Record summary:
A computed fold for a 730-nucleotide part of an RNA from a Candidatus Bathyarchaeota archaeon, annotated as large-subunit ribosomal RNA, domain II. The RNAcentral record of the full RNA draws on ENA.
[in-house]
Context: one part of a larger RNA
RNA sequence: GCCGGGGAGUUCACGGUUGUGGUGAGCCUAAGGACCAUAAAGUCCGUAAGCGCAGAGAAAUCGACAAGUGCGCAGUCGGCUUAGCCGACGAGGCACGUGGUCUGAAAAGGCCAGAAAUCACAACCGUGAGACUAGAAACCGGGCGAUCUAGCCCUGGGUAGGGUGAAGCCAGGCGAAAGCUUGGUGGAAGCCCGCAAGGGUGCUGACGUGCAAUUCGUUCCCCUGACCUGGGGCUAGGGGCUAAAGACCAAUCUAGCCCGGUGAUAGCUAGUUCCUUCCGAAGUGGGUCGCAGCCCAGUCCCGAGCGAGAUAGCUGAUGAGGUAGAGCACUGAUUGGAAAGUAAGGGAUCGAAAGAUCCCGCUUUCCUUUCAAACUCCGAAUUCAUCAGCGUCUUAGACCUCGGGAAACGGGUUCUGGGGGGUAAGCUCCCAGUCCGAGAGGGGGACAACCCAGACUAGGGUUAAGGCCCCGAAGUGCUGGCUAAAUGUCAAACCAAAUGGCGUCAUCAGCCUUAGACAGCGGGGAGGUAGGCUUAGAAGCAGCCACCCUUUAAAGAAAGCGUAACAGCUCACCCGCCGAGGCUGAUGGCCCAGAAAAUGGACGGGGCUAAGCCAGCCGCCGAUACCCUAGGGCACGACAUCGCGUCGUGAUCCGGUAGGAAGGCGUCCUGGCUGGGUAGAAGCCGGAUCGUAAGAUCCGGUGGACCGGACCAGGAUUGCAGAUCCCGGU
Numbered sequence: 001g002c003c004g005g006g007g008a009g010u011u012c013a014c015g016g017u018u019g020u021g022g023u024g025a026g027c028c029u030a031a032g033g034a035c036c037a038u039a040a041a042g043u044c045c046g047u048a049a050g051c052g053c054a055g056a057g058a059a060a061u062c063g064a065c066a067a068g069u070g071c072g073c074a075g076u077c078g079g080c081u082u083a084g085c086c087g088a089c090g091a092g093g094c095a096c097g098u099g100g101u102c103u104g105a106a107a108a109g110g111c112c113a114g115a116a117a118u119c120a121c122a123a124c125c126g127u128g129a130g131a132c133u134a135g136a137a138a139c140c141g142g143g144c145g146a147u148c149u150a151g152c153c154c155u156g157g158g159u160a161g162g163g164u165g166a167a168g169c170c171a172g173g174c175g176a177a178a179g180c181u182u183g184g185u186g187g188a189a190g191c192c193c194g195c196a197a198g199g200g201u202g203c204u205g206a207c208g209u210g211c212a213a214u215u216c217g218u219u220c221c222c223c224u225g226a227c228c229u230g231g232g233g234c235u236a237g238g239g240g241c242u243a244a245a246g247a248c249c250a251a252u253c254u255a256g257c258c259c260g261g262u263g264a265u266a267g268c269u270a271g272u273u274c275c276u277u278c279c280g281a282a283g284u285g286g287g288u289c290g291c292a293g294c295c296c297a298g299u300c301c302c303g304a305g306c307g308a309g310a311u312a313g314c315u316g317a318u319g320a321g322g323u324a325g326a327g328c329a330c331u332g333a334u335u336g337g338a339a340a341g342u343a344a345g346g347g348a349u350c351g352a353a354a355g356a357u358c359c360c361g362c363u364u365u366c367c368u369u370u371c372a373a374a375c376u377c378c379g380a381a382u383u384c385a386u387c388a389g390c391g392u393c394u395u396a397g398a399c400c401u402c403g404g405g406a407a408a409c410g411g412g413u414u415c416u417g418g419g420g421g422g423u424a425a426g427c428u429c430c431c432a433g434u435c436c437g438a439g440a441g442g443g444g445g446a447c448a449a450c451c452c453a454g455a456c457u458a459g460g461g462u463u464a465a466g467g468c469c470c471c472g473a474a475g476u477g478c479u480g481g482c483u484a485a486a487u488g489u490c491a492a493a494c495c496a497a498a499u500g501g502c503g504u505c506a507u508c509a510g511c512c513u514u515a516g517a518c519a520g521c522g523g524g525g526a527g528g529u530a531g532g533c534u535u536a537g538a539a540g541c542a543g544c545c546a547c548c549c550u551u552u553a554a555a556g557a558a559a560g561c562g563u564a565a566c567a568g569c570u571c572a573c574c575c576g577c578c579g580a581g582g583c584u585g586a587u588g589g590c591c592c593a594g595a596a597a598a599u600g601g602a603c604g605g606g607g608c609u610a611a612g613c614c615a616g617c618c619g620c621c622g623a624u625a626c627c628c629u630a631g632g633g634c635a636c637g638a639c640a641u642c643g644c645g646u647c648g649u650g651a652u653c654c655g656g657u658a659g660g661a662a663g664g665c666g667u668c669c670u671g672g673c674u675g676g677g678u679a680g681a682a683g684c685c686g687g688a689u690c691g692u693a694a695g696a697u698c699c700g701g702u703g704g705a706c707c708g709g710a711c712c713a714g715g716a717u718u719g720c721a722g723a724u725c726c727c728g729g730u
Base pairs, nucleotide, nucleotide: 001730002729003728004727005726006725011129012128013127014126015125016124017123018122019121020120021119022118023117026051027050032045033044034043035042055062056061065097068096069095070094071093075089076088077087078086079085080084098113099112100111101110102109103108132271133270134269135268139261140260141259142258143257144256150235151234152233153232154231155230156229157228158227159225161193162192163191164189168185169184170183171182172181173180174179198221199220202218203217205216206215237253239249240248274664275663276662277661278660279659284297285296286295287294288293300405301404302403303402304401305400309393310392311391313390314389315388316387317386318385319384320383325378326376327375331372332371333370336367337366338365339364340363341362342361345360346359347358348357349356350355411436412435415433416432417431418430419429420428421427441452442451443450456631457630458629459628460627461626462625466621467620468619469606470605471604475618477617478616479615480614481613482612488608489607499593500592501591503590504589505588506587507586508585509584510583511582512581520577521576522575523574524573526550527549528548531545532544533543556571559570560569561568632654633653634650635649636648637647638646639645665719667716668715669714670713671712672711673709674708675707676706683702684701685700686699687698688697689696690695
């Protein structure tokens, strides 16, 4: 792990609601007792107590409509022009009035009043109890432990060999002496080396489901001492013992172990057992020693009451608003300029000084430039309120109200729009919505929330999003362009910018052009003159001034190179050859550079020059969507031989977590009724049929003695895959 068995919302008390039943202004007994019976039960007595019949008030205390009026649902009755309409009455209901009491000077207000309760049983829920089951670390009490280990006490045992050589002593020498000194002797020491013994340093070696819950190898420390060790004894749990590490006190120690209190407590974690049907959430606001919890409200479910309107959508009308945008009229910020003023500020000039003038600065006005969440002379779209019309829902009961039961109070979104914080974030905090959560199916390569679309069951068809070369269903479809970069082959996310491109296409504008443009080639490109000045020189071309005239088809007192200065070579300008478009600018499309990440690699892949991009067209494929057929359920209506059922309606019912409600299946037991079985019960194995399902029935085999009911009623230790669940097997 698997298999079998066990395994978790129970019981009592009190309280609340609903249902059923009894009695009813009353209801009901408790303990206990009697009778009958003995297995439970049953009938009666028991009137104490309780609930109800009156409330208001803190209290003292006082103390209420058996109906005065109106509306009106269901219903009943009557009438009529009968799918209905009108009228009368109208239980329950509502409103007014009236009354009790309290507060108050009063006005006014609060609570209450025109009789329905109570008992039993059942279901659900709450509270108290262990309270659905399992789970702490802990706390307290009483005992058991010092055969391990710590310290101490008593009594024993052990310690190879070697080295060093203290005191003391002896002898020699010296000295007046004290004494000094040399040699020997001697054998001290928490002395040295090193066995046994004791320890446990490094290899961070071996081992690491080990030989071993601390071992093995080697190395190392110590080895006459604060040494090692046997036996006996003492100290005990907030206590011991400790050369002190919170070490050790029996593989357990920052408070041992065992039993008990004990089912401690756990806002935490895990688990919580059959089926189907209907509805279906929340992660928000407030409070909280509150933030992993709980309470109230909101949202969900169920039941009841009332009785006629309700309103998410659209249109119109009338109001409200100060956002987006815009603007500078206010507030504040801001560019440049002009004008006027300036007693006081700074500087400059003049003056001996007084002072004068000018500039800056400052103030005001005008023109001009740019801004604002806490600016507004303005001002949308949207939005909100009221009314009307349409639409939708509604007597098959909406809206509203009351009661019972919850769950939830960790949300998320690369989505859409609007904001605060932050460089930003799969960031954080909000608002409005969508979706996921609790939503399957198709598409997006894969992919909770992106696109399509809300899944009762079965079959057939048609489409959506998205696709149609192959993987892989459907076009190697059509028309016209663009791209040469494998750019691309991505709806978005899966990026790419500023800035550049004589890459290419298109559009527009201006100019030139068969009186010949543009480019190229051939020729000319002159004279006055070397213009004047300057200068050593200055001749078109260092610099300054001027920039005329002539001949011409045209030719600058010269655009560039060049020379010391000339010369020389080009250019502008003109002619010829040639023969059709050319030049410049702006805008747009595609493309290129800009472009860097760690194993070789990512358009989903193959591959593709379209099977890429843009625009248009025609087909086809493609979902649980839509349509058709058949069936089921649910809701509602009508009928009914009213628990069964028949017919009808449902475009606007049948996704669903937490959760609520309803109906069933099965197991065990009890009472009643009724059955089967040695011609084969239960159980087990295999199969068939029926039921949406839990399950049921039948057949065959096995088995060898009990077992059912599709009947009624009742009661449960009543359903397992999970809990590192418990026991057994394997």